Source information:
Model confidence (mean pLDDT): 81 of 100. A computed fold for a 75-nucleotide RNA from a Paludibacteraceae bacterium, annotated as transfer RNA. It matches the Rfam family "tRNA".
């Protein structure tokens, strides 16, 4: 350089193009318990960037940016 896959919370990880992106685990807070754990309950907090199609984009498409993986060229 190319070519392909992939990028959502802190961490994993779901969402047929359609309401306010949901779960689990961390974490806080409460419940509970003589203490601890363990329960239950809550609350935090995400779709890399810019565009295009669309009535509507996390999802489809182009570039870019990171990551990984393959491969040209030079030597």
């Nucleotide at each position: 350089g190319g070519u392909g896959c992939g990028u959502u919370c802190c961490u994993c990880u779901a969402a047929c193009g359609g309401u306010u992106a949901g779960g689990a685990g961390a974490u806080c807070g409460g419940u509970u318990u003589c203490u601890c754990a363990a329960u239950c309950c809550g609350a935090c907090a995400a779709u890399g960037g810019c565009a295009g199609u669309u009535c509507g984009a996390u999802u489809c498409u182009g570039c870019u940016a990171c990551g990984c993986a393959c491969u040209a060229c030079c030597a």